[in-house]
Formats: sequence, C1' cells, structure tokens
RNA sequence: UCAGUAAAUUGAAUAGUCGCUGGUAAAUUUCGAAAGGAACUACGAGAGGAAAGUCCGGGCUCCAUAGAGCAAAGAUGCUAGAUAACGUCUAGUGAGGGAAACCUUAAGGAAAGUGCAACAGAAAAUAACCGCCUCAUAUGAGGUAAGGAUGAAAAGGUGAGGUAAGAGCUCACCGCUAAUAUGGUGACAUAUUAGGUCAGUGUAAACCCCAUCUGGAGCAACACCUAAAAAGAAGAUUAACGCUUGCUCGGCGCUUCUAAAUUGCGUGGCUUGAGGUAUAUAGCAAUAUAUAUCCUAGAUAAAUGACUAUUUUAAAUGACAGAACCCGGCUUACAGAUUUACUCAUAAA
RNA sequence: GCUCCCAUAGCUCAGUUGGUCAGAGCAACCGGCUCAUAACCGGUGGGUCCUAGGUUCAAGUCCUAGUGGGAGCA
Repeated sequence: UCAGUAAAUUGAAUAGUCGCUGGUAAAUUUCGAAAGGAACUACGAGAGGAAAGUCCGGGCUCCAUAGAGCAAAGAUGCUAGAUAACGUCUAGUGAGGGAAACCUUAAGGAAAGUGCAACAGAAAAUAACCGCCUCAUAUGAGGUAAGGAUGAAAAGGUGAGGUAAGAGCUCACCGCUAAUAUGGUGACAUAUUAGGUCAGUGUAAACCCCAUCUGGAGCAACACCUAAAAAGAAGAUUAACGCUUGCUCGGCGCUUCUAAAUUGCGUGGCUUGAGGUAUAUAGCAAUAUAUAUCCUAGAUAAAUGACUAUUUUAAAUGACAGAACCCGGCUUACAGAUUUACUCAUAAA
Repeated sequence: GCUCCCAUAGCUCAGUUGGUCAGAGCAACCGGCUCAUAACCGGUGGGUCCUAGGUUCAAGUCCUAGUGGGAGCA
C1' cells in the first nucleotide's frame, strides 16, 4: 500500500427572529347544567437507531377456581455463567466451511418402539448380474462376496499374510463399543486395556422417548366524576346448576323473566423508571456492587416547525424513515462521513 | 390491539416428506368435418410453483425470514 475479517460512533452543532404543544409559578378573565375546559405573563423542555415488523420475554391492570395433583396441548434442547425473564447475550466444547483472521450451527436419544429410503441395480435385508475358483461340459452343479457395474448409501476402511478362489479368516494401523486413569465445575480431551456373535447404513425441521418450562385477557386493560334516571315478579338457600383446556380434591358464585336510562370525543391511568451519565472495584466477558450527579415528549382528530448567518475533511436533511402503557432483546431497511484491532500478499528501512 | 387464511400455465382451480409429479377445464395456434361458419373430433405450444435461505439422497409439499393480498373479533 492492495485485499479481507470483526467491532463501534455519527447521520449535524451554535446564535437570532417568528410560530405550535406540555410542565412549573402568580394573579386575573372567560365558556359550561355539572364534572371540567380555554385565554394572558415569565422560566425551561419537546420524534428513532431502528420509533418499523408484531417475532420472543416480562412489568402493570382486571377476571364466580389465578390453590394442589394428574392428563392433554404447546415451546425449548451441547456445557457453564449473566439477567426480572427469554427462543436473548457472554465465554467455551463438538461438527462443518475458509489460505488465515474468522463464519455457521434446528448440537439430547437410532441398543424403548413404529415408520420411510422413488428410479437405477442381482439385491436396500430373503442378498448374487458380470467376474473368480473346483468338478464337469450341449445344457449344468457347488463355493465366494476380494474385483467390476448401479446408486446418496451395498454386510467398517488401508496394507500384508493366508486360501482352490476369497472373506476380521489372521496380524498391524485407523474407525466403533465398553472399562479404567489423568486434566477440567462441566460439555469434552488425552492415554491404556479388552472386545471380531464390531449390535448392517441413513433419517427424529418423520411419529416418538427423555429433561425443563407454560392460567386467561389486554391501556380500546382498568378506575373515577357528572345533569337526568326505576323498578317489579318468580325460584333457590342441603342438594342441584354454574365458575377462564379436561378430570379429582379444596374453593368461589344468587339465578331467570319483564321494564327503564345509556350524557361528555370528560378526568385519571400517562411517564421517576428492572432509568441515564461519570468514576472506582471484581470478572476473559456479558454484567454486578458502591459513590456522585441528572430528570431528557406524553399529544387525544393528533404538537415537536419555518427562515437567516456561521462552523465542519466535504455536504446537508437529499439515506431508511414519525412516539400514542412501559421496558429487555431479535429480525428487516439504510445515501454519506469517521475510528479501532486483526489476517494474507507485496515493497522499503 | 388480538387471531387466522391465501400466492401454481394467458384466466379459473386441483396437487400426498402420507415422497422423487408438474396436471384439468376455458382461451390461443394447426389440422379434420362442412357449400361456408358455429358446434364436434384430434394435435401442439405455454410454468423462476411469490422471493431468499435451510433440512434431506431428493422440496410445489417440511422449517425460518421477507414481499404482496384478504378475513374475523374487540
């Protein structure tokens, strides 16, 4: 210097003028039947890294079984940790890809059982087409699975010996199974020994088995205020009938019919939080603890804007794109600008 | 806000990881029949199975993500 890999920041800042919305403070005015709403002055605040998708997990609110057990249905699936929790994150292990830095992983069990593997091929478990050997010979019989062919996969693989020709038939190495020892919290790794009746191969994002977890509904949840407003009849009270997957135990509930009212785009919930920032300690890290400091949108037919000047490596809202209970993640989209670390190659000192 | 469904030939629709297909009807083109047309008969062409990735020997079908369209409850 070229190429590549991984991670991160930004995607505007400052000043002024005008305009819009909420909050805080004081006094006054005004609309309304009421609850409540609006106007004026000063101060200060005002769209994201994804606000998107609605894929996961929760906080919060309510429910005449939300408690215990069993069953069903669904989800997760290597190990250890982090977390309020997760299907997320961090660090490792195994397998695969890459020259490497690194990347992917839906990664428990095939000896609990049941399925499936078309076509081709002799045959996908009932092994024998060509070939090889022996006996015989028009025809044929017996042995064989080393070689060839088909296929994703053919009775573990390579080499040597042995054999009529061959075969774990025998031996060595590798693979497979089991046990022991060492290291490690563990997944696992290494070594040794034994086994040739070494359980034929693959498939569980096939059914299934094993381990762990799981009430339902959702801020349009729910609560309150206010002019007006209305109750009547029958039944029940053990039992029966019901109650948010089903059953059992425990628990809880008044039921049915008739009649009447149903305003306001009212108020709360509504933004102080599993919160942010800085420093220190512990940890490989995710993160945790302590101290200090800060308050950063809460609209309700929908505010957060426009203009001027300057700054910046250059340019400017012109990329992707707008909050409506909140938070922790994942996924998808993205013009431009900047930074750090590592890998390979080349050149120079 | 919550829950579900669909995408296959020019058009309308079937379709089985319950396995290794790519179909049917209409339309289009060619031929036959007919004095001629229609009807009828025969034949031919036409396919990124919405897109991308994954599992598997093999995916239209199974799984994941994305794109587009639609339905119901509140």